Description:
Predicted 3D model of a 1183-nucleotide part of an RNA (large-subunit ribosomal RNA, half B) from Candidatus Woesebacteria bacterium RBG_13_46_13.
Context: one part of a larger RNA
RNA sequence: GGAUGUUCAAGGAAUUCGGCAAAAAAUCUACCCGUAACUUUGGGAGAUGGGUUACCCGUCGCAAGACGGGUCACAGCAAAAGUUUAUUUGUCGACUGUUUAUCAAAAACACAGGUCCCUGCGAAGUCGAAAGACACGGUAUAGGGGCUGACGCCUGCCCAGUGCUGGUAAGUUAAGGGGAGGGGUGAUUAUCGCAAGAUUUUUGCUCUGAACUAAAGCUCCAGUAAACGGCAGCAGUAACUAUAACUGUUCUACGGUAGCGAAGUUCCUUGUCGGGUAAGUUCCGACCCGCACGAAUGGCGUCACGAGCAAAUAACUGUCUUGAACAUUCACUCGGCGAAAUUGCGAUGGCUGUGAAGACGCGGCCUUGUUCCACCAGGACAAAAAGACCCCGUGGAGCUUUACUGUAGUUUGGCAUUGAUUUACUUAUUCUGAUUGUCAAGUGUAGGAGGGAGCGCAAGCGUCAAUGUGACACCUCUCUUUGGAAUGUAGCAAAUCUUACCCAGAAGCCUUGAAUACAGGUUUGGGAAAAGUGUCAGAUGGGCAGUUUUACUGGGGCGGUACCCUGCAAAAGUGUAACGCAGGGGUACAAAGGUUGGCUUACUACGGAUGGAAAUCGUAGGCAAAGCAUAAAGGUUAAAGCCAGCUUGACUGCAAGCGAGAAGUCGCGAGCAGGUGCGAAAGCAGGUCUUAAUGAUCCUCCGAUGCGUAAUGGGUAUGCACGGAGCUUAACUGAUAAAAGCUACCCCGGGGAUAACAGAGUAGUCGCGCCCGAGCGUCCAUAGCGACGGCGCGGUUCGCUACCUCGAUGUCGGCUCAUCACAUCCUGGCGCUGGAGAAGGUGCCAAGGGUCGGUCUGUUCGCCCGUUAAAGUGGUACGUGAGCUGGGUUCAGAACGUCGUGAGACAGUUCGGACUCUAUCCGGUGGAACCGUUUGAGUUUUGAAGGGAGUUGGCCUCAGUACGAGAGGACCAGGCUGAAGGAAUCCCUGGUGUGCCGGUUGUCGCGUCAGCGGCAACGCCGGGUAGCUAUAUUCCUAAGGGAUAACCGCUGAAAGCAUCUAAGUGGGAAGCCCACCCUAAGAUUAGAACUCGUCAUAGACCCCCAGGAGAAUACUGGGUUAAUCGGCUGGCGGUGGAAGCGGCGUAAGCUGUUAAGCCUACCAGUGCGAAUAGGUCGAGAGA
Repeated sequence: GGAUGUUCAAGGAAUUCGGCAAAAAAUCUACCCGUAACUUUGGGAGAUGGGUUACCCGUCGCAAGACGGGUCACAGCAAAAGUUUAUUUGUCGACUGUUUAUCAAAAACACAGGUCCCUGCGAAGUCGAAAGACACGGUAUAGGGGCUGACGCCUGCCCAGUGCUGGUAAGUUAAGGGGAGGGGUGAUUAUCGCAAGAUUUUUGCUCUGAACUAAAGCUCCAGUAAACGGCAGCAGUAACUAUAACUGUUCUACGGUAGCGAAGUUCCUUGUCGGGUAAGUUCCGACCCGCACGAAUGGCGUCACGAGCAAAUAACUGUCUUGAACAUUCACUCGGCGAAAUUGCGAUGGCUGUGAAGACGCGGCCUUGUUCCACCAGGACAAAAAGACCCCGUGGAGCUUUACUGUAGUUUGGCAUUGAUUUACUUAUUCUGAUUGUCAAGUGUAGGAGGGAGCGCAAGCGUCAAUGUGACACCUCUCUUUGGAAUGUAGCAAAUCUUACCCAGAAGCCUUGAAUACAGGUUUGGGAAAAGUGUCAGAUGGGCAGUUUUACUGGGGCGGUACCCUGCAAAAGUGUAACGCAGGGGUACAAAGGUUGGCUUACUACGGAUGGAAAUCGUAGGCAAAGCAUAAAGGUUAAAGCCAGCUUGACUGCAAGCGAGAAGUCGCGAGCAGGUGCGAAAGCAGGUCUUAAUGAUCCUCCGAUGCGUAAUGGGUAUGCACGGAGCUUAACUGAUAAAAGCUACCCCGGGGAUAACAGAGUAGUCGCGCCCGAGCGUCCAUAGCGACGGCGCGGUUCGCUACCUCGAUGUCGGCUCAUCACAUCCUGGCGCUGGAGAAGGUGCCAAGGGUCGGUCUGUUCGCCCGUUAAAGUGGUACGUGAGCUGGGUUCAGAACGUCGUGAGACAGUUCGGACUCUAUCCGGUGGAACCGUUUGAGUUUUGAAGGGAGUUGGCCUCAGUACGAGAGGACCAGGCUGAAGGAAUCCCUGGUGUGCCGGUUGUCGCGUCAGCGGCAACGCCGGGUAGCUAUAUUCCUAAGGGAUAACCGCUGAAAGCAUCUAAGUGGGAAGCCCACCCUAAGAUUAGAACUCGUCAUAGACCCCCAGGAGAAUACUGGGUUAAUCGGCUGGCGGUGGAAGCGGCGUAAGCUGUUAAGCCUACCAGUGCGAAUAGGUCGAGAGA
């Protein structure tokens, strides 16, 4: 010193994030009396609160016990063990329960109740590949799922979006069916050809394939919110003002109703008001301006309940003011046994500087004899864990979704398993011959063709005539339209049948068997070509899976950017960076191209109808300021600008030679050949005054021709050569045809290549000062202020940089303990004052000391209350976590608001939430040993040096004086008394006092009684000696001297004056040096004085008895020539009247003997016991 316990004066939460925790106190586990608000009438409730309690005797009673009387004590449940303070208010959750085994017990989960959805039984749902199983030996009062969460009052509006449910006319739509049409080939045939061969084409083979047909789904139409969800804005208006019942307008699917509201939700915010408090960022009640409440992701209340959270009160206390004592144990010493982390090396100091920017190891200066022991934690960027924050990785994982791509499952259609019959419809064939046919002209509804002059009972029709391309009566054939019948096939729809197929149902039989079990078979029965299954196809499909989700970046994210062109930066060749400064492009043009010829602008002045500043016309000036499709730059009158004529060189095949680039590629190009345009010709022309106007490879397609493809010929298909097309492949040298997010549940690999803390650098910002002096200050720049500007200093703010540290430098605040600076808050000394005095303002010197207690909040800060001489500003890793705390921030749980479809997120809020026993070195505080100090000792000292201390108020006198109109009210000097801090001490006052005394309960023991003893926290309780101790007592922080600061002077020149200064010389502060207190000769400069000793001694140690000394050691006293310790005796002092005996009383008990008995540490005396006996070291030097 820690841990665990006991006690505490006065105060009583002042402590602290928080009455946390140690506790403490008062109760209770007995009885009696009595008990509020509120309430779901059960509760609340043991509410709260008050009284009694032992022992003895008596009465009553079966007893338990009650009552009456008496007795003792400080105390009668009370000893142990156990339970628990009480009350008020709010919040959340109704409740009892459950949960993160190992940091979260909660407001989270569950819950009874409510509601919605699904499910008719071979149920839905779940598991499984299936068989099968659960659900359930249950059947809608049942089962499953979602949401809400007792109870009370309630639960508003919106169906536009997304889901879900229903509907299905139309649209769209797969496989399949269908097969119009088209392509290729093309023996044979046909035609042409003398032939070679060519052309067309049939059967065939082959490729392709339209209409039509074809389900669910989607579109579409409805419904549905206790489904996912959502529930506006602007402006004006009332007779004070303010406000807006009112009005207008825009948008919407609808515009938030009731209730509540600065809330667990409110940023601003500590909102405003009220309450509580001396003081209230918390709390309660209101208000409503709800950043961003709101109605089953329920709203608002609510009795009871809660190891929940928040506020308050009473009581109580060592939480605190402020600490003290005691007990046990660890620590320390001795004996026994005996680890660990750690460790580059070490002969391991301080300051300051330097330095990869914070040095034991480098420079300088200082300090330092050697070695141990106990302690403390400032440093060793201490240890521990290849940082969990941050960034990076074409790392990982988990999760989400309207990311991408798949997929289980579900669902729909075709085909198969798969048969029969009927009906209706569609379609095909055949039959019937019923029906149908309108240009104009023509009587008029002329299908076409052939025959035809008559036909018919008759009426009449026809021929003829007319019209017309075509002529009608009648007969035959036939086309088209609409029917009918039959047959067959195919399709579709609706039914029926039974033999496939199915049967968790019913009853029987057979086999096995104990069996009415299970299993297999079978009969009757039920369903039935459906279902189920297989396969192909469509839809749906985060249920599941695999992946993607770029880079640059003064950290990352957000934002911006990524290719091309122009200018500057760019430093006179080219080239040259930045998230440097300015701008453009992702085209256009058949003329805006080629050529030949011609022309010259903008602007200004003057003149001129409408006519204006500016239209068109004229004259003059006018080298370019114009124009050149577009950005900018360069260029430009021999025009590249403007106009006109003719035109297509906006050509084909090539190309010497240059330039740029890492390359892919890009640019320039005379000249040659062919053919062309313009021009008389020379000539010019392979797009545009130039520099932007873009995209590799793969893949697909197009054009014209040629060549190739694994024996050969033909075909198809394909490749190569040439020319083109399809990419905001714009992240533009282009990963794929096809790709988004969250992670605080996280993980790995790396980085101080890169952020957050701190350091370092810088000093924009910040703080402080100086110069100038416009102006304010009645007057007057400078008592006090000071604009516009200028110059510095500091390194406390916010930044910037990214230099040490990511194989770890722990982060805010508080507590504790400090230390330095001075730009001084107080106290001290001065100047000026717009200083009368008093009180102030401002400046100078000055760092010695001092610099308060509380309410609120995690706060620093701040506000407030009450004081004060004052309640300083800063640095020290925003000093200090191997010193403490852990309230805040910053892991995992949970909730609210907001954002997000979601996973989730929030310098938003809220409740909860692991701080590591041992110190090696340096450093620090103490304690020893050795050696040295030049002969060895004992005692006493000097003081180089160092440390400590250093504060200030009030009252009185001077004096109600100076001053002042008054009110008020001093300096100087002296006295008294406090606060705060410190030291010492224990006489007094107290505390403690576990080996002192007494009281008392339970129980056990000493055989019983009596009397004692043990245990129960020292059992509990009342006192208390010594010692230790503070709140107790005493004292100190004083006076004085010297040298000074600012400042005030004397004399006095330079400079005949003036001047405190230059020579000279005074005064002057809590500051400096002394003085006061302490340490101190390792002060290696090792000092001084006195005494003793050197041939067996001075002295010392060992050893023993002890101690007001002490961890060990040391120190001090004593050691028989002795009072050192113990004992004994006496005293002081404490307790409070022993036992025994006597007396009194029925008894409990009282009383006398008796100021009794007992008595630790204190004070004396006394050798009774023990310090016995003994051993060791110790100067041989010098003169």

Record summary
NCBI's taxonomy places the organism under Bacteria, Bacteria candidate phyla, Candidatus Woeseibacteriota. Its Rfam family is "Bacterial large subunit ribosomal RNA". Its family is annotated with structural constituent of ribosome and ribosome in the Gene Ontology.